[in-house]
RNA sequence: UUCGAAAAAGGCAGACCUCUCGAAAGGGUGGGACGCAAAACUACUGGCCUAACUCCUAACAGGAUAGGGUAGCAGGGUUGCCGGGC
Numbered sequence: 001u002u003c004g005a006a007a008a009a010g011g012c013a014g015a016c017c018u019c020u021c022g023a024a025a026g027g028g029u030g031g032g033a034c035g036c037a038a039a040a041c042u043a044c045u046g047g048c049c050u051a052a053c054u055c056c057u058a059a060c061a062g063g064a065u066a067g068g069g070u071a072g073c074a075g076g077g078u079u080g081c082c083g084g085g086c
Stems, first nucleotide, its partner, number of pairs: 001085004011036002016031002019028003034072001040078003044075003047070004054064003
């Protein structure tokens, strides 16, 4: 520097359940494993989800937005274990 076929040291942990924070999306703890070679970190870009309050509305329906979330939706940035090639 490039790759992830096999192996090893190990690592992470979907759905679901428990408790908990939140208006919600969702987050955290413990259990649990669908998967993962960056499923480590980062909301910069696009996407997606939510939107208490506020605004539109006759309206508690519906819609819009600030904001919030998703890194296990991609792309970008940062860092890194093991092994193979050069």